[in-house]
RNAcentral holds the sequence, with entries from ENA. Transfer RNA from Minicystis rosea, 71 nucleotides, folded computationally.
């Protein structure tokens, strides 16, 4: 120096162009004499910057970061 693959809530994972969902964890309430365990509900995300498209997390270009392989 070259190729490639990933980048989604605090974490791990879904989501083959059409409402971003789950677990797990936080906060709230039930249950219990108290904890725990169990239920209910509520919090919370598409790495940036363009292009395509009626519509992008998904498709295309760049950045940036991680990782893999070759030199």
């Nucleotide at each position: 120096g070259c190729a490639g693959g990933c980048a989604u809530c605090g974490u791990c994972c879904a989501a083959a162009g059409g409402u971003a969902g789950g677990a797990c964890g936080g906060c709230g309430g039930g249950c219990u004499u108290c904890c725990a365990u169990c239920c209910c509900g509520u919090c919370g995300a598409u790495g940036c910057g363009g292009g395509u498209u009626c519509g992008a997390g998904u498709c295309c270009c760049g950045c940036u970061g991680u990782c893999u392989g070759c030199u």
It matches the Rfam family "tRNA". The family's RNA type in Rfam is transfer RNA. Its mean pLDDT, the model's own confidence on a scale to 100, is 82.